[in-house]
Molecule: transfer RNA
Organism: Trichonephila inaurata madagascariensis
RNA sequence: GUCCCUGUAGCGCAAUGGGUAGUGCGUUGAACUUCUAUUUCAAAGGUCAUGCGUUCGAAUCCCACCUGGGAUG
Numbered sequence: 001g002u003c004c005c006u007g008u009a010g011c012g013c014a015a016u017g018g019g020u021a022g023u024g025c026g027u028u029g030a031a032c033u034u035c036u037a038u039u040u041c042a043a044a045g046g047u048c049a050u051g052c053g054u055u056c057g058a059a060u061c062c063c064a065c066c067u068g069g070g071a072u073g
Stems, first nucleotide, its partner, number of pairs: 001072005007066001010025004019056001027043005050064002053061001
C1' cells in the first nucleotide's frame, strides 16, 4: 500500500433481509431479614465512533473519515 473484521449504557455483548434500542454484570431505591449476605421488584443511565447522503422512516443501506485487530506483499 491492498483486503477483511471491529466500534451500541460504567463494563462485556445482542438487535441480520430498514419500522418504538435490549440482555447480563455493575450503580441507585424499595421489599424481605434482628443486622449483613442472598433473593425479588423497580428505576436511572444511549448524539448506536464521527460526518454526509438515500428513504415517509437508518444501529441497519451508500460515500467519506477515524480507532482497534487480522491477512498479504